Model confidence (mean pLDDT): 76 of 100. This is a predicted structure of a 114-nucleotide RNA (SAM riboswitch aptamer (S box leader)) from Arcticibacter tournemirensis.
RNA sequence: UGCUUAUUGAGAAAGACGGAGGGAGUAGACCCUGCGAAGUCUUAGCAACCUGUGCUUACAAGGUGCUAAAUUCUAUUCUUUACCAACACUAUUCAGGUAAAGAGAAGAUAAGUU
Numbered sequence: 001u002g003c004u005u006a007u008u009g010a011g012a013a014a015g016a017c018g019g020a021g022g023g024a025g026u027a028g029a030c031c032c033u034g035c036g037a038a039g040u041c042u043u044a045g046c047a048a049c050c051u052g053u054g055c056u057u058a059c060a061a062g063g064u065g066c067u068a069a070a071u072u073c074u075a076u077u078c079u080u081u082a083c084c085a086a087c088a089c090u091a092u093u094c095a096g097g098u099a100a101a102g103a104g105a106a107g108a109u110a111a112g113u114u
Stems, first nucleotide, its partner, number of pairs: 002113007013043005021032003026075004044067003049063003052059002071106001077103008
């Protein structure tokens, strides 16, 4: 770096240094920020993926991770439902828009593997 699997609307911040950006990337919206952003360090906390203890679902010592807002929201694809428009009205074929829900994709984290 790639692949596989699982999770992804829960939870949890103070201090010091630092000094202008940040919220993954692109676009838009929205938001945080000199009452101090990113980053680094210390301490504290959350969580329970792996390990460990316990042995029936608990503990939190170790390895990670995380500690504004749903992964901040929307986008692209598919399905379902409702509505609108067009066509048509016996049937068949082709086709547009809006909203909601679900799935997928992308991202993040963990474990395994290359």
The sequence is in RNAcentral, with records from Rfam.